Transfer RNA from a Nanobdellota archaeon, 72 nucleotides, folded computationally. Its Rfam family is "tRNA". From the family's description: Transfer RNA (tRNA) molecules are approximately 80 nucleotides in length. It is annotated as a transfer RNA. Its mean pLDDT, the model's own confidence on a scale to 100, is 82.
[in-house]
């Protein structure tokens, strides 16, 4: 230089066009306890970025940029 994958709270990971972006960890209030772990209940916390296509985009197309493979 080409090709393909992936790119979502700190962190890993689902979500294949419309429901409040699920869940598990983190962090924090609270409740249990004698205390501490565990357990239970809330809360905060993200779609890489630009632009397009829709009435509607995390999901669909262009672009760029990162990172991993792979061909040369």
């Nucleotide at each position: 230089a080409c090709g393909g994958c992936u790119g979502u709270g700190g962190u890993g990971c689902a979500g294949u066009g419309g429901u409040u972006a699920a869940c598990a960890u983190u962090u924090u209030g609270g409740c249990u306890u004698c205390c501490c772990a565990a357990g239970c209940c809330g809360a905060a916390g993200a779609c890489c970025c630009g632009g397009g296509u829709u009435c509607a985009a995390a999901u669909c197309c262009c672009g760029g940029c990162a990172g991993c493979c792979g061909u040369a």